[in-house]
RNA sequence: UGAUUUUUCUCAAGAGAGAGCCGUACAUAUGGCCGCCGAAGAGGCAAGCCGGACAGAUGAGGGUGAACAUCUGGCGGGUGAAACUUUCAGGCAAAAGGACUGGGAAAAGGAC
Repeated sequence: UGAUUUUUCUCAAGAGAGAGCCGUACAUAUGGCCGCCGAAGAGGCAAGCCGGACAGAUGAGGGUGAACAUCUGGCGGGUGAAACUUUCAGGCAAAAGGACUGGGAAAAGGAC
C1' cells in the first nucleotide's frame, strides 16, 4: 500500500401458500378447528475423510503357527453441504418480513 473475504447499516430486486370457519376484543390483536407454503432461523443426511473390532491376502523362503507391517472386504462409530429434506419455528390480501444477488457507507482482517 492495502486486494479476495467477513460483519453491520442502507438502497434496488425478490417466489410460494385460505382477506378460511367458529369465538374474544371490535385496530392491524388473540383462542380453538380444518387446509396449505418454504426463501428468516433451527433440525436431518450422500460421497469423501478419521478411528474401532473382525475376516481375508501379501511381506514369507519346504510346511505350519504366533506377533508385526501393508492392502482389501463387509460391519459398526465419529465427522460431513445445499435452494435437497422435516415443517419445530416462521408464513398463507396489502403492508411488514423474506433466502440469494447487485450498488453504497462503516468496521474487522490481512494477501501480493
Molecule: Glycine riboswitch aptamer
Organism: [Clostridium] hylemonae